Predicted 3D model of a 74-nucleotide RNA (transfer RNA) from a Thermoplasmatota archaeon.
It matches the Rfam family "tRNA". From the family's description: Transfer RNA (tRNA) molecules are approximately 80 nucleotides in length. Rfam classes the family as a transfer RNA.
RNAcentral records the identical sequence in 2 taxa.
RNA sequence: GCGCCCGUAGUCUAGCUUGGAUAGGACAGGAGGCUCCGGACCUUCAGACCCGAGUUCGAAUCUCGGCGGGCGCG
Numbered sequence: 001g002c003g004c005c006c007g008u009a010g011u012c013u014a015g016c017u018u019g020g021a022u023a024g025g026a027c028a029g030g031a032g033g034c035u036c037c038g039g040a041c042c043u044u045c046a047g048a049c050c051c052g053a054g055u056u057c058g059a060a061u062c063u064c065g066g067c068g069g070g071c072g073c074g
Stems, first nucleotide, its partner, number of pairs: 001073007010027004020057001029045005050066005
């Protein structure tokens, strides 16, 4: 340099192929309950679509560019 794949909370992940209503789950975190205290358990709260542009009534999803990561080739 070329090709392919990937990027969603602190961490992991579903959703993407086939666009649709407040983006779901687990762990972790805050608060409360329970308990002699803690753990476990129960209730509850906050937290995310890598960035920009385009298409569209509507984009996490499609298209283009950029950035970052991985694999392969040279």